[in-house]
RNA sequence: AAUGAACGCUGGCGGCAUGGAUUAGGCAUGCAAGUCGAACGAGAAACUCUUCGGAGUGGAAAGUGGCGAAAGGGUGAGUAACGCGUGAGUAACUUGCCUCCAAAUCGAGGAUAACAGCUGGAAACGACUGCUAAUACUGGAUGUGAUAAUAAGACCGCAUGUUCUUAUUAUUAAAGAUCCGUUGUUUGGAGAUAGGCUCGCGUCCCAUUAGUUUGUUGGUAAGGUAACGGCUUACCAAGACUUUGACGGGUAGGUGGUCUGAGAGGAUGGUCACCCACACUGGGACUGAGACACUGCCCAGACUCCUGCGGGAGGCUGCAGUCGAGAAUCUUCCGCAAUGCGCGAAAGCGUGACGGAGCAAUGCCGCGUGAAUGAUGAAGGCCUUCGGGUCGUAAAGUUCUGUCAGGGGUGAAGAACAUUGACAUUAACCCCAGAGGAAGCCACGGCUAACUACGUGCCAGCAGCCGCGGUAAUACGUAGGUGGCGAGCGUUAUUCGGAUUUACUGGGCGUAAAGGAUCCGUAGGGGGUCUAUUAAGUCUGAUGUGAAAUUUCGGGGCUCAACCCCGAAGCUGCAUUGGAAACUGAUGGACUCGAGUCCGUGAGAGGUAAGUGGAAUUCUUGGUGUAGCGGUGGAAUGCGUAGAUAUCAAGAGGAACAUCGAAGGCGAAAGCAGCUUACUGGCACGGUACUGACCCUGAUGGAUGAGAGCUAGGGUAGCGAAAAGGAUUAGAUACCCUUGUAGUCCUAGCUGUAAACGUUGUACACUCGAUGUUGGAAGGUUCAGCCCUUUUCAGUGUCUAAGCUAACGCGAUAAGUGUACCGCCUGGGGGAGUACGGCCGCAAGGCUAAAACUCAAAGGAGUUGACGGGGGCCCGCACAAGCGGUGGAGCAUGUGGGCUUAAUUCGAGGCAAACCGCGAAGAACCUUACCUGGGUUUGACAUUGAGUGACCGAUCUUUAACAGGAUCUUUCCUUCGGGACACGAAAACAGGUGCUGCAUGGCUGUCGUCAGCUCGUGCUGUGAGGUGUUCGGUUAAGUCCGGCAACGAGCGCAACCCAUAUCUUCAGUUACCAACACGUAAUGGUGGGGACUCUGGAGAGACUGCCCGUGUCAAGCGGGAGGAAGGCGUGGACGACGUCAAGUCAGUAUGGCCCUUACACCCAGGGCUGCACACGUGCUACAAUGGCCACUACAGAGGGCAGCUACACAGCGAUGUGAUGCGAAUCCCUAAAAGUGGCCCCAGUUCGGAUUGGAGUCUGCAACUCGACUCCAUGAAGUCGGAAUCGCUAGUAAAGGCGUAUCAGCUACGACGCCUUGAAUACGUUCCCGGGCCUUGUACACACCGCCCGUCACAUCAUGGGAGCUUAGUGCACCCGAAGUCGCCGUACCAACCCUUGUGGAGGAAGGCGCCGAAGGUGUGCUCAGUGACUGGGAUG
Repeated sequence: AAUGAACGCUGGCGGCAUGGAUUAGGCAUGCAAGUCGAACGAGAAACUCUUCGGAGUGGAAAGUGGCGAAAGGGUGAGUAACGCGUGAGUAACUUGCCUCCAAAUCGAGGAUAACAGCUGGAAACGACUGCUAAUACUGGAUGUGAUAAUAAGACCGCAUGUUCUUAUUAUUAAAGAUCCGUUGUUUGGAGAUAGGCUCGCGUCCCAUUAGUUUGUUGGUAAGGUAACGGCUUACCAAGACUUUGACGGGUAGGUGGUCUGAGAGGAUGGUCACCCACACUGGGACUGAGACACUGCCCAGACUCCUGCGGGAGGCUGCAGUCGAGAAUCUUCCGCAAUGCGCGAAAGCGUGACGGAGCAAUGCCGCGUGAAUGAUGAAGGCCUUCGGGUCGUAAAGUUCUGUCAGGGGUGAAGAACAUUGACAUUAACCCCAGAGGAAGCCACGGCUAACUACGUGCCAGCAGCCGCGGUAAUACGUAGGUGGCGAGCGUUAUUCGGAUUUACUGGGCGUAAAGGAUCCGUAGGGGGUCUAUUAAGUCUGAUGUGAAAUUUCGGGGCUCAACCCCGAAGCUGCAUUGGAAACUGAUGGACUCGAGUCCGUGAGAGGUAAGUGGAAUUCUUGGUGUAGCGGUGGAAUGCGUAGAUAUCAAGAGGAACAUCGAAGGCGAAAGCAGCUUACUGGCACGGUACUGACCCUGAUGGAUGAGAGCUAGGGUAGCGAAAAGGAUUAGAUACCCUUGUAGUCCUAGCUGUAAACGUUGUACACUCGAUGUUGGAAGGUUCAGCCCUUUUCAGUGUCUAAGCUAACGCGAUAAGUGUACCGCCUGGGGGAGUACGGCCGCAAGGCUAAAACUCAAAGGAGUUGACGGGGGCCCGCACAAGCGGUGGAGCAUGUGGGCUUAAUUCGAGGCAAACCGCGAAGAACCUUACCUGGGUUUGACAUUGAGUGACCGAUCUUUAACAGGAUCUUUCCUUCGGGACACGAAAACAGGUGCUGCAUGGCUGUCGUCAGCUCGUGCUGUGAGGUGUUCGGUUAAGUCCGGCAACGAGCGCAACCCAUAUCUUCAGUUACCAACACGUAAUGGUGGGGACUCUGGAGAGACUGCCCGUGUCAAGCGGGAGGAAGGCGUGGACGACGUCAAGUCAGUAUGGCCCUUACACCCAGGGCUGCACACGUGCUACAAUGGCCACUACAGAGGGCAGCUACACAGCGAUGUGAUGCGAAUCCCUAAAAGUGGCCCCAGUUCGGAUUGGAGUCUGCAACUCGACUCCAUGAAGUCGGAAUCGCUAGUAAAGGCGUAUCAGCUACGACGCCUUGAAUACGUUCCCGGGCCUUGUACACACCGCCCGUCACAUCAUGGGAGCUUAGUGCACCCGAAGUCGCCGUACCAACCCUUGUGGAGGAAGGCGCCGAAGGUGUGCUCAGUGACUGGGAUG
């Protein structure tokens, strides 16, 4: 785009078309073929006349006869065919009615229906007797003619032969009617029309259908037909068809055309037209001009109906209609008015052909459902950022119009020759009224025009493909809005297109599907140069045909259009004929360059056969010799004292041929390797003598064909499937080891496959170069040769240009450019190279080769990442080297899981739960979020707010407490408006530690302080991308240098910042005190000082700056000098692009959802501390480098008024009492280890301190659950810690103490800081972990915690096999044999005509028999399909 459509929703009018596609299923009822009296007899009703007897007119119904009924109408079952289409032929034929021409139409006869009578039957339908006519039937005559035979002649034709003329012989016609105009009949001829038959070409699929055929193919003769013909029969011959697809199977009416398409094509054949076939199924003939006959006949069968049970009737695939089946297809209408057909002389009659109407949005076309104006942008709906926006000039309102529908009226054409119009209440026109009666459907994620809200929450659902839906869905459902089309709109189905996705136009085969394993060669296809002829192909002209309709163009008619009419073009075809001769073909002649032969050389693992050689392994024998050998990652099995292994000598036997040896050579491929000989194939080069296109390719076919395997017979040293043993392992039917059978070898045969690969068919030609190598030839050089070098031919490699390619790559050995031929691929993957069938094979198996079903992908090449028990380089307390711990004990603390509980609030979950001493820098109440109980409801808190005036506080009461009640007390500011504060009705609202960290902001962790991550421009690639950023050095560093199709830049690194180490300068109190002075028992205590220390401001200093060496005259590196400090001085802050949907809605903020007398708020008590257990992090220890006692030194950084507290006193002590200084460089908190001396003497202790009892102190409203501390007493475990594991590289580890935040107090042994004492070790980068860069492989991309294979178990689905069973079709053989044609026989039968005169013959005919013969039956094969216990694999979950 289209449709004979159907379904869903909706539906105003008209015109023109179309309408049983399925069950060629069954059918009630009515109609669909009659007509003619001008062929014939007879003649009802009615009318007229009547003498009432009848007569006349009249012509119905029936009959004889003629014509028609073979047309028209329906359907598409069958048919793959001369059925159809197209073009020819018929010298092999027919043709009623029609037209023309010629001739004729004489004379006889006997019947019969109707009718009448009688009779059988239920009916259908008959029987008998009698009468009668014809254009019915039958003889006779005539013969223009016709036909047949014979004879002669002429013309023509491709042939049989036709035609014409003449002669002779034989046969052969007729019908009348009448209105007197005609018409009919007969015999011929011609035409027209309609047919029959024959032929060329065209006409679907399957080769898993390859052979078919016996009247078959041909001939002779006969029969038959309108006619040719095996059409039929007899005889003779053995042919005929077929890979150019016979035969068989499946499907199907064919065509003009129709749909689609740019075309070529593809699909299709409804309506209309032409042809064919069929008429309940099968068979058959009759009549006729024509039939083997839709509404005729006979027979058989199935079905239906009637019946008096004896018998009969029927055929809608005609028009309507009905049932059934189906998604689905109409009125039991009107009329012969028109057009046509039949009959008739005609009038006319008939006609479900046809003309019309009806039904159906089934299609095409046209029209309408109003037009103009109208902003308050109404109401209402929807959305909203609450401002508004939108539906929307849309509505309402105002002013108009009148198409269609409606009412009334007028009123055609279609009609010609007249009476004659179904349609028709027609079309058209006029008048009338009134916006009134007339809009829906689909879509809105992308493709694809059109977006929001709500509901739902991987549910319900959508979906053409991709896909959407798991709480913010433009994708589901609804609404509003929008888009599209519009009396329709969507969906479904089907066809073509897009699809160059079967490629003729117009594709491919190295790796995506696809080159046959290789060669030879048949058919076929293709083919070098010159020339002559021809004209099959080819080109061109003409003629005939290519029906009409359709399509196209130009006109015309319905108001337009659809539709219809006219004209033209076209129908790309076929046939005949004239011409051309370039090309192809054919035939003839010639040529040499293709191909081959010959001659001369040459190389070679080319092949076959025979012989022969040495090394090695193994075995045997003998000698020497002794305890092991062998084997492995390490072992063991195994061998060996019966003497192995080792070694020497001799022998046996089989297999394979080191070095040469190579990217080398040969061969068609498979393949070929010691040496020699024989036979033999091919190739290259040179010569150019010969042949003269002999060539290329090659379906079917043939030959060869690794390894494994098979058959038979040999052989067997080594190796070695199977098998055995030993190991390894969770297992180990493996990898490793020890043995070892087939086999490997030979002969003969089979198999016929390989990643048989260059994954690249064969042959020929052409197209830049470079460089190896093998074989030959020529030239140069050389005395000659080798070597070298130049050129050339043939092979074999590498790199590359152009070109090609999706890219990779190929690139004269093409995957480039062309030609010829073959093979193969369709086009998704899987199923499956499988099943079935066939062929081959001894078998194994091979060749050929599907479908159901299933998935939305499978695949190629490349890119970026990630990953690797890949590689290279490098780094890090990563390992190593060390020091100290953890893991064992007790305690503290956290977490977990589990349990418990009314509650044990919540979060965090490997590293990365900032160490699980995490949020929590501090849970007795509070905190607190949890539980129980008691209470409140505009609320504990905020804003607005009419109104009121205090609020707070004190006392009493109630309560577990809060809340409540009573009494008392009681304002401030002011511009006088009011405000602050408190109470407070009503509502808006508050409130939520309720959910979602996977809706978010912000903040944070982690990789990681790792050195990376990117951009612009350029270049490059079809693209993703690449380049830069890689490479060579170097660095802590993508740090720097050099090079480079890159040049630059940004975020990171570094630096800038802070602290610290040195110095200078400035300043100098509360810090300091050298010199001076005063003073004390003593003290910077005092005066003073500004030197020192220190404090805190400002500066300096370090930059590979200098020297040497090294390095690319580089960057840098090594060493050195100077310096407080040296190569980043040390420490901190600082964290790129990103990753982990990492963490946090419970810090705060925040979208959405949820609760609102509760999930909010207040209060008391309880809980977060529960405890069989596990783990993490710590503390204290196990002791002598120690413990205890006594004495005695040295810090830093912090903090302090609800505070730190000196000092004194009391207490064993925690602490208390009194009291002082200090808001702090001034006062206070404030040191310990170390040191000195003594005791302990290796033990569960003078170690260790848990636990428990008692007594207290402090904080606090309150220490029961559940605080810390003190004293007395008690004195567990623990004697250095398994596997494993953590931290640390210098002022570090380790050890020692001190401070602070939080805080009433404290679980702090934690966290964050501070100082004191103060080490050891680092060879080095193999390994473990993590990371960076480059490279490589990848089937991974959620990225190796990836992907993914097979068995087993379960479920579902389709399918193969299967003992069989069943249906259908069909072949062959046989039986039976209806109707009927044909043949034979033929009685008791018979009017015409003939012969005869018998009641006869001839002739006809009943009947019988025979051949053939439908349906039916039997047997036996084949094919398709269905089903089947069981079974095989497959697919999905």